Predicted 3D model of a 1500-nucleotide RNA (small-subunit ribosomal RNA) from an uncultured archaeon. The coordinates come from a structure-prediction model, not an experiment, and the mean pLDDT is 81. It matches the Rfam family "Archaeal small subunit ribosomal RNA". The RNAcentral record of the sequence draws on SILVA.
RNA sequence: UCCAGGUGACCCUGCUGGCGGCCACCCCUAUCCGGCUCCGACUAAGCCAUGCAAGUCUUGGGGAGGGGCCGCCCUCCCCGGCGUACGGCUGAGUAACACGUGGCCAACCUACCCUCGGGAGGGGAAUAACCGCGGGAAACUGCGGGUAAUUCCCCAUAGGGGAGGACUUCUGGAAGGGGUUCUCCCCGAAAAGGGCCCGGACGAUGCUCCGGGUACCGCCCGAGGAUGGGGCCACGGCGGAUUAGGUUGUUGGUGGGGUAACAGCCCACCAAGCCGACGAUCCGUAGGGGCCGUGGGAGCGGGAGCCCCCAGAGGGACACUGAGACAAGGGUCCCAGCCCUACGGGGUGCAGCAGGCGCGAAACUUCCGCAAUGCCCGAAAGGGUGACGGAGGGAGCCGGAGUGCCGUGUGGGUAAUAUCCUGCACGGCUUUUCCGGGGUGUAAAAAGCCCCGGGAAUAAGUGGGGGGCAAGUCGCGUGGCAGCCGCCGCGGUAACACGUCGCUCCGCGAGGGGUGGCCGAGAAUAUUGGGCCUAAAGGGUCCGUAGCCGGUUGGGUAAGUCCCCGGUUAAAUCGGGCCGCUUAACGGCUCGACUGCCGGGGAUACUGCCCAACUAGGGACCGGGAGAGGCCGGGGGUAUUCCCGGGGUACCGGUUAAAUGGGUCGAUCCCGGGAGGACCAGCAGUGGCGAAGGCGCCCGGCUGGAACGGGUCCGACGGUGAGGGACGAAGGCCAGGGGAGCAAACCGGAUUAGAGACCCGGGUAGUCCUGGCUGUAAACGAUGCGGACUAGGUGUUGGGCAGACUUAGAGUCUGCCCAGUGCCGAAGGGAAGCCGUUAAGUCCGCCGCCUGGGGAGUACGGCCGCAAGGCUGAAACCUAACGGGAUUGGCGGGGGAGCACUACAAGGGGUGGAUGGUGCGGUUCAAUUGGAUUCAACGCCCGGAAACUUACCGGGGGAGACAGCAGGAUGAAGGUCAGCCUGAAGGGCUUACCUGACGCGCUGAGAGGUGGUGCAUGGCCGCCGUCAGCUCGUGCCGUAAGGUGUCAGGUUAAGUCCUGGAACGAGCGAGACCCGCGCCCCUAGUAUGCCAGCGGCCCUCUCGCAUCUGCGAGAGGGGACCGGGCACUCUAGGGGGACUGCCGCCGUAAGGCGGAGGAAGGUGCGGGCGACGGCAGGUCAGUAUGCCCCGGUAUCCCCACGGGCUACACGCGCCAUACAAUGGGCGGGACAGCGGGAUGCGACCCCGAAAGGGGGAGCUAAGCCCCAAACCCGCCCCCAGUGCGGAUCGACGGCUGGAACUCGCCGUCGUGAAGGUGAAAUCCCCAGUAAUCGCGCCUCAACAUGGCGCGGUGAAUACGUCCCUGCUCCUUGCACACACAGCCCGUCAAGUCACCCAAAUGGGCUUUCGGUGAGGACCUCUCUUCAUGGGAGGUUCAACCCGGGGGUCCGUGAGGGGGGCUAAGUCGUAACAAGGUAUCCGUAGGGGAACCUGCGGAUA
Repeated sequence: UCCAGGUGACCCUGCUGGCGGCCACCCCUAUCCGGCUCCGACUAAGCCAUGCAAGUCUUGGGGAGGGGCCGCCCUCCCCGGCGUACGGCUGAGUAACACGUGGCCAACCUACCCUCGGGAGGGGAAUAACCGCGGGAAACUGCGGGUAAUUCCCCAUAGGGGAGGACUUCUGGAAGGGGUUCUCCCCGAAAAGGGCCCGGACGAUGCUCCGGGUACCGCCCGAGGAUGGGGCCACGGCGGAUUAGGUUGUUGGUGGGGUAACAGCCCACCAAGCCGACGAUCCGUAGGGGCCGUGGGAGCGGGAGCCCCCAGAGGGACACUGAGACAAGGGUCCCAGCCCUACGGGGUGCAGCAGGCGCGAAACUUCCGCAAUGCCCGAAAGGGUGACGGAGGGAGCCGGAGUGCCGUGUGGGUAAUAUCCUGCACGGCUUUUCCGGGGUGUAAAAAGCCCCGGGAAUAAGUGGGGGGCAAGUCGCGUGGCAGCCGCCGCGGUAACACGUCGCUCCGCGAGGGGUGGCCGAGAAUAUUGGGCCUAAAGGGUCCGUAGCCGGUUGGGUAAGUCCCCGGUUAAAUCGGGCCGCUUAACGGCUCGACUGCCGGGGAUACUGCCCAACUAGGGACCGGGAGAGGCCGGGGGUAUUCCCGGGGUACCGGUUAAAUGGGUCGAUCCCGGGAGGACCAGCAGUGGCGAAGGCGCCCGGCUGGAACGGGUCCGACGGUGAGGGACGAAGGCCAGGGGAGCAAACCGGAUUAGAGACCCGGGUAGUCCUGGCUGUAAACGAUGCGGACUAGGUGUUGGGCAGACUUAGAGUCUGCCCAGUGCCGAAGGGAAGCCGUUAAGUCCGCCGCCUGGGGAGUACGGCCGCAAGGCUGAAACCUAACGGGAUUGGCGGGGGAGCACUACAAGGGGUGGAUGGUGCGGUUCAAUUGGAUUCAACGCCCGGAAACUUACCGGGGGAGACAGCAGGAUGAAGGUCAGCCUGAAGGGCUUACCUGACGCGCUGAGAGGUGGUGCAUGGCCGCCGUCAGCUCGUGCCGUAAGGUGUCAGGUUAAGUCCUGGAACGAGCGAGACCCGCGCCCCUAGUAUGCCAGCGGCCCUCUCGCAUCUGCGAGAGGGGACCGGGCACUCUAGGGGGACUGCCGCCGUAAGGCGGAGGAAGGUGCGGGCGACGGCAGGUCAGUAUGCCCCGGUAUCCCCACGGGCUACACGCGCCAUACAAUGGGCGGGACAGCGGGAUGCGACCCCGAAAGGGGGAGCUAAGCCCCAAACCCGCCCCCAGUGCGGAUCGACGGCUGGAACUCGCCGUCGUGAAGGUGAAAUCCCCAGUAAUCGCGCCUCAACAUGGCGCGGUGAAUACGUCCCUGCUCCUUGCACACACAGCCCGUCAAGUCACCCAAAUGGGCUUUCGGUGAGGACCUCUCUUCAUGGGAGGUUCAACCCGGGGGUCCGUGAGGGGGGCUAAGUCGUAACAAGGUAUCCGUAGGGGAACCUGCGGAUA
């Protein structure tokens, strides 16, 4: 002084836990010393063996024995005196004058002690020991004899007591007390002792007696003191009201008894009191205090140890003795236990010290000593003392000290031979402690202290390292297991959290941790010092009793209050100072404190009390108004229903749609009439009235209250209000009426998986009235009542005042004041929402209520009720939360706005049906390797697998770098002919040979692994996302999370832009940008491209010439062949072009719509690029990579070995081909682009019917090669399962390849299947798109219906919408936040725990009555050897025991009941989003269950 836990995050409320101190026990560990009020208190006030704990006195007396230096001594017994009532122990009982504090006794006692005064005269007697004799097992006891005293008795005197009188002397606040004195009555002392000294006597010089002295010890009386006690009173200190009434000796009086003394303490009589909400009585618990623990304090808790007081002594009762006891280390009796016994009787009491058993988590030696201190006895010496002083044991507490220091070498840590830290070795230093010895110390010891010697020697643990909380993201093991954890939480294969060891670190340290308890932390029972609208908490409302609180002025008083003084507040404890033990702990001295109580004196502002007065509070009164205030009576109205009459005909009704239902016996509907009950539209309001519940047609009667105005009267009469009383919605109950409509229950119809509901048709209680009861509610403003104070603004109702207008009305309007009722708001408050003169602000008074959640408003008890039930109201047990407000998201069968062909609509074409291809599931198999699984897996892993691939199955074979060790020249490892094994193989084996130094046989370590983990990862990818969002800086707002900006209104494809605004800016996205295409221009062209123009060449035609081939001219077309050219095309580099720039309209603007121009428009078209992030999305099998695993009978590697991935009863996805005529077939004809090509593309030629084969030019490729189909033309087919369709199968042939059986492709012939447009459902597409047609490339030896590209032909329909699916933004609700695939309720089933009820049963405590009655007390009589004796009778008290009743508590309990808890049970879906019937409250009925329905209420 906090910290952790709750939430995605936040603030608050609230509890749980942690951190501190103290006490007890437990665990591990332990070197030494000192101190202390420590150590069987906690449970068993349970039981105890044994020893000891209270005696002493010879100077009181008697006796026995022994000794003797006999003017004595020792030991023992007895009488006597004093003590044993103290000390010591314990805490059961006790809630009480027991204790504490302060008083009082004029109502008392006090041995021993002190002071003062006075005194001790005379006489007598008994008895113990002892002796003798008995009884008894013992304990013990009887009889007889005899004796002394400081023993006992009598008389006297002194004295005392009582009554009455006198004096009025003393103390005192006060005489009832004391004193003096008189009278009477009663009672009635003593030890002529002991010691010492002196003297004397005697039959006995003796333990004898007598006298005197002394005043050493005693004795008696009185008075006083001291000490100790007894009693009384006030006040104080515990829980329960689920204990509210208690009491009969009870309360008082009179008289008596009794006591030291007062008293109802006891008794008789009389009276009927006494105590209690300020808590009596009863129950539970408990010794009280000084103090102790804790705390800043106030408090809270404790009350073992020390001190004071009380109580007790196995349980209980009683008296005796005594100054003192009701006594226990005394007695009697009863009860229980134990012991002895000869069964007749006896004994016994450790809660003294030690010790034992038992109990328990839990506590020591059967020690030493009276040396000290104290106590008892004594004249003293002295004796006794388990008090006490010491020692021993104990990790009780407190205090002090140590476990070493230096150097060198070496090893380790660190970035580091800087230095530091540290292990080991060696050397050195010191010696407290330790060991040995001496002295001192002590009662005796020990410790301590001093000295000498030895020697680093003899000395470190415990708890922890995820957070809180200081210290490990160390190793290994484990794998939601085992376990840890106070709380949060760890553990499901890489655990900083488990375990272990190792290392390391942190805390404390001779200690360190744990468990339980107490205080603190906790302002978490709040006096100091809290709260109650929504977190727990305002009583449903009002009246009012007690209580508490109370206006203005004056006077008095001085109880509260304040000041001063005195007393007390024991000591110890506590605080300050000083001092003593080496220091300290500890102790001593001294001062203070002990917050209290009592007494005295003073003050008088405030409070109280008394007196007097006042009017501002309150009340009364008067005036005119307002109002659904209440009760009663009368009257009225519309509608529904029913009945009657009339009209009228087929439906009506009802719903999302229906049906049940009503109707041809005439409904519904219309008109008229009637009956009856309930209700009271519009006016009506954000309005009014009432204490609340509540109150609504009109009129009247009775009646309550409030506001305003007046200021006449009273004069504080007031406020609140525990108990108490009254009122109190709806429902419910009783009795009697009433009953139209509505309507729990109930009966039907629907809905549904079901439908005990929602919807529909009926319908009874009830709803209504009268009388009575219940007494509850979301009885709410979730806000008690009263008073005062603290800005306003704006409505509205009632009243008053003023003004304006006036249709002159009780009119309209405006302003001000008072009272009420709403909204908004300053300050302020609040966790916030919010409240804010109607406070939730600031204060005062009083009441009620709260203290984590569940259990539970339950149980039990009590009170109330006819019942239902109400009021009061727990605990065990379980639990880390429960909750309030607000925030950000997400979600909604909430709302608004916008958007999208993976949305719809409008269209086009498909899929789903068939066959086939391919992928997947499933199944199968030796294996069918593995991955991917909604969109976003499924012609996906470029994954078209014949071997290879290949990861799978079967078979065969191979291999360990490096290091060490076995082994090895008696030859390791290697190679090999032949034969055998084998699919094959020097792979192995047989046999032999060659070579010649290494060495997998073992250990460690490695290579390799398509083995595991994509939930350890990188990288890459998919989807959200064809989205328009995601953020930051500063400022501002908010306690904070967070908000603002990013919102609103427009606009956009867009968070695109504009305007506004506590925001202003900025970033990542969008856009811009990059590539391709479209238009134009420039540059380039020996470019393999192109050819407009020119020339040549070639072809055709015409003309001329020639005419055998020919020559010339002209025209046309073609071929890029030659020359040539670079205009065009193309190629590939650069540039231009488009910007809503222009016009019109709309708009503030941004922009929109239309138009012009233009190749192109409004982002031109297509692509690339894909924000912050998320999905533990996918990939460890592409590669990389952590960890784990295998690692030589392998999960590694190899094998042109085989098989499988190609399986097939099935299901699914994507495709291909079709079902035909917009077609099919045949023939002929035409036009591309992207691309590819050297173990290749292959022109062209030849062979073949074709696939293909044989040749083969050219081409390192703008050069050569590969290149279209749909289409067009012609012909055939004629609607048929066909000349459609081509599956399947057969035959033959071809190609690749080592090899086409499993399992390739192609050709030809034959065969010709399903299929005639495809259910539910579903996919794609908005223009050069869909559809359709082919071509190229990739993979590739071969295989394309796949993928990626390319071009050809080329429609239809939107240009909208948010209905479906989704997305974005704003808003709203939320009990969601792994976020609706969320959350969550109840029954049932299972297990477990505690509890409640319960027939009955067992026991404890207490009370009362009765019986019996040990024993005690008193009285009477009687007996006798007269006394403290026996017997008898009576009265009374009374323990124990027995029985009956009452109260209370505990245990057991068949069975019954609910409740809590418990990873994955059943049924439904009640609640949270309008949760799909809004929810909830009260009440009533119903129902498997959550729940449903009726009535009234609340809005959370």